C1' cells in the first nucleotide's frame, strides 16, 4: 500500500395493490387488495451439530393500494474494522 468480506452513511435505480361515500386541505368510514421496511411461521441448506442460523416461500399482526415519504434489493463513492497478501 492493495484488491476482497463486514457495519454505517450521501447520492442513484427501485415492484405490487381499489372502489364508494364523508370532507377546504390534512383526514374519516365500509368493503376489497397488495409484498419488497418490520414481525411471525415452514423449511431447502449450512454450521461449532447439545443445539443453533436460515429465504426473494407462505401469512399480513404491522405496513401499504393519487402525490409525497417509505421501501427489500442494487449500483458508484466515504469511513471504521477483519483477515490474507
Nucleotide at each position: 500500500a492493495c484488491a476482497g468480506g463486514u457495519a454505517a452513511c450521501u447520492c442513484g435505480g427501485g415492484a405490487g395493490a381499489a372502489u364508494c361515500g364523508g370532507g377546504u386541505u390534512u383526514c374519516c368510514g365500509a368493503u376489497g387488495c397488495c409484498g419488497a421496511a418490520g414481525g411471525a411461521g415452514c423449511a431447502a441448506c449450512c454450521g461449532c451439530c447439545c443445539c443453533g442460523g436460515a429465504a426473494a416461500c407462505u401469512c399480513u399482526c404491522a405496513g401499504g393500494c393519487u402525490u409525497c415519504a417509505g421501501g427489500a434489493c442494487c449500483g458508484c463513492g466515504u469511513u471504521a474494522u477483519c483477515a490474507a497478501u
A computed fold for an 85-nucleotide RNA, annotated as Glycine riboswitch aptamer. The prediction has a mean pLDDT of 79.